[in-house]
RNA sequence: CUUUUAUCAAGAGUAACCGAGGGACUGACCCGAUGACGUUACAGCAACCUGCAUAUGCAAGGUGCUAAUUUCAGCAGGAUUAACAAUCCUGAAAGAUGAGAG
Repeated sequence: CUUUUAUCAAGAGUAACCGAGGGACUGACCCGAUGACGUUACAGCAACCUGCAUAUGCAAGGUGCUAAUUUCAGCAGGAUUAACAAUCCUGAAAGAUGAGAG
């Protein structure tokens, strides 16, 4: 990097350093010199793999995560409406993470 599969409505932040963008992409909307993003330390959340008992628990070794539902929408279908706008629902696509394969 490609691919298979599961999950994505819950949960959980402080400090130090750095110094301008960041939230994957596009649009919107947010976060950000009252210091975001990132890095490090410590802390925490969760329970995919894992371990031990067992059919459901316990633990927390490997990952992961700790603004906003994956921040919302992008594609297809549907509901409300006379229509538009708008709102809502379902699925897909894309993305993220785990586990496996190449």